The RNA shown here (Bacterial RNase P class A) has 389 nucleotides and comes from Actinotalea ferrariae. The sequence was found by an Rfam model in a public genome assembly. The prediction has a mean pLDDT of 76. The organism belongs to Actinotalea, within Bacteria.
C1' cells in the first nucleotide's frame, strides 16, 4: 500500500425560541378544568408478529385417535425452530463461508422433456456369428458348374465394450478371454455391508480382514423412528360508578336444553334456563402497568455459549394514543477551487472558501430470539498479493 473476511461499536452535540405526555407543587375554580414552576420522557431495529416464555384466565387440562412441530452430536437457557463448540457434505489460495443435516436393504407412490430403454431397465446406430438373395474379383474343371475372400440387402440370434439421449444409463483403469463381448475371471483403485482392532463422552475418524461383485433419485412425496405440544389471550382478568323497559316465537327441566373458549370420539363435571326476532340502555374511571430469566463493572469456573460471587446504577407508561417545528454555533460526511506538504509521482487523518447531506424507522403487559429496514461513520482481529528492511 492494495484486495479482503469475521466480530464489536455509534446513530450527532450545545444554546435559544415555539408546543406535547406523565408525575410532583402552588395558584384559581363548586366541579370539569385553567395558569405557572420542576423532573422525566423510544430503538438498533421501539418494526414484522415468525418462533420461545413469563403473566392471567378458562375445571391444576382424563384416555383413545387426529393434527401440527423438531430433526447430525454433545452442551448453554425459564424456553426456542436460538446461540456456542465439534462432527459430516460442499465452495474459497486463504482468513472464511454455506448446509429445512434422522431413515430410501419396512412398505407404496413419482421421476417432465429428451430417449430405444427411467429400475432389479434397454438392442436405436454401431459390433459379431449365421442362413437366403444379389453383384464382383481370384482359383480348378469334364465349360457347365463347384470352392474361397471382401462388400450390399434382408431375416434370425448374440452383445451393454463403442456412439446417442438425458439431471440421473446398473462401478473406474489395465489385462485374461470371446465370433463379438461382458466382474464371465484376475489385480490394482473407488464405493457398500458385516467383523474385529485403536482413538473420541458422543456424532465420527483410522487400520485390517471378509463378502457379493455394484447397490440411482427423491421422505419441503404419502410414510417410518425419536421427542415436543390442553386452550385463548392485557380488548387477558379484577374492582368501582352509572344507563334502561319491556315484547313476541322455538326449545328445554332425569326422555337433560345448554355450558365446561381444544379437530373428532368416549369419559368426567356443573347444569335450569337457552336460541332467536323486533324495541330500550351504556360504550365512563381506577387496578392490572412496568424492579426484570434487569444494565454495568471486576473476579472465578468454562474453548465458548454461558454460569457464579461481590460491587454498582435504575425516574417513558400514553388510551384517538405525548417524546416535535424553526433558528444559531460547533462537530463529521461529500463536491469543487485556491494555498501548502511531498524523489513535487501516487498521495496528504494539512488549511481556507463557497455549495450540499444526515438515513431506517417510532413504545403501548414484560422479556429471550429470529427475520427485514437503514444516510453514514468509527474500532479491533486475521488472511492473501506487492514493495522496503
Nucleotide at each position: 500500500u492494495g484486495a479482503g473476511u469475521c466480530g464489536g461499536c455509534c446513530a450527532g452535540g450545545c444554546g435559544g425560541u415555539c408546543g406535547c405526555g406523565u408525575c410532583a407543587c402552588c395558584g384559581g375554580g363548586a366541579g370539569a378544568c385553567c395558569g405557572g414552576u420542576g423532573c422525566c420522557g423510544a430503538g438498533g431495529a421501539a418494526c414484522g408478529u415468525c418462533c420461545g416464555g413469563g403473566c392471567u384466565c378458562c375445571g391444576c387440562a382424563g384416555a383413545g385417535c387426529g393434527a401440527g412441530g423438531u430433526g447430525g452430536u454433545g452442551g448453554g437457557u425459564a424456553a426456542c425452530a436460538c446461540c456456542c463448540a465439534c462432527c459430516c457434505g460442499g465452495g474459497g489460495c486463504g482468513a472464511c463461508c454455506c448446509g429445512c443435516g434422522g431413515g430410501a436393504c419396512a412398505g407404496u407412490g413419482c421421476c417432465a422433456c429428451a430417449g430405444a430403454g427411467a429400475g432389479c431397465a434397454g438392442a436405436c446406430c454401431g459390433c459379431c456369428u449365421c442362413g437366403u438373395g444379389g453383384a464382383u474379383c481370384g482359383g480348378c474343371c469334364u465349360c457347365g458348374g463347384c470352392c474361397g475372400g471382401a462388400c450390399c440387402a434382408c431375416g434370425a440370434g448374440g452383445u451393454a465394450a463403442g456412439g446417442g439421449u438425458g439431471a440421473a444409463a446398473c462401478g473406474g483403469u489395465g489385462g485374461u478371454g470371446u465370433a463379438a463381448g461382458a466382474g464371465a475371471c484376475c489385480a490394482c483403485c473407488a464405493g457398500c455391508g458385516c467383523a474385529c482392532c485403536g482413538g473420541g463422552c458422543g456424532a465420527c475418524c483410522g487400520g485390517u480382514g471378509c463378502g457379493g461383485c455394484u447397490a440411482g433419485g427423491u421422505a419441503a412425496a404419502c410414510c417410518c423412528c425419536a421427542c415436543c405440544u390442553g386452550g385463548a389471550g392485557c380488548a387477558a382478568g379484577g374492582c368501582c360508578a352509572g344507563a334502561c323497559a319491556g315484547g313476541g316465537a322455538g326449545c328445554g327441566u332425569u326422555c337433560g336444553a345448554g355450558g365446561g373458549c381444544u379437530g373428532c370420539u368416549c369419559g368426567c363435571c356443573c347444569g335450569a334456563g337457552c336460541u332467536c326476532c323486533c324495541g330500550g340502555g351504556u360504550a365512563g374511571g381506577c387496578c392490572g402497568c412496568u424492579g426484570g430469566a434487569g444494565g454495568c463493572g471486576u473476579g472465578c469456573g468454562g474453548c465458548a455459549a454461558c454460569g457464579u460471587a461481590c460491587g454498582u446504577c435504575g425516574u417513558a407508561g400514553a388510551u384517538g394514543g405525548a417524546u416535535g417545528g424553526c433558528c444559531g454555533c460547533c462537530a463529521c460526511c461529500c463536491g469543487c477551487a485556491c494555498c501548502g506538504g511531498g524523489g513535487c509521482a501516487a498521495c496528504c487523518g494539512g488549511g481556507u472558501g463557497c455549495g450540499g447531506g444526515g438515513a431506517c424507522a417510532g413504545a403501548a403487559c414484560c422479556c429471550g430470539g429470529c427475520g427485514u429496514a437503514c444516510c453514514g461513520g468509527c474500532c479491533g482481529a486475521c488472511u492473501c498479493a506487492u514493495c522496503c528492511g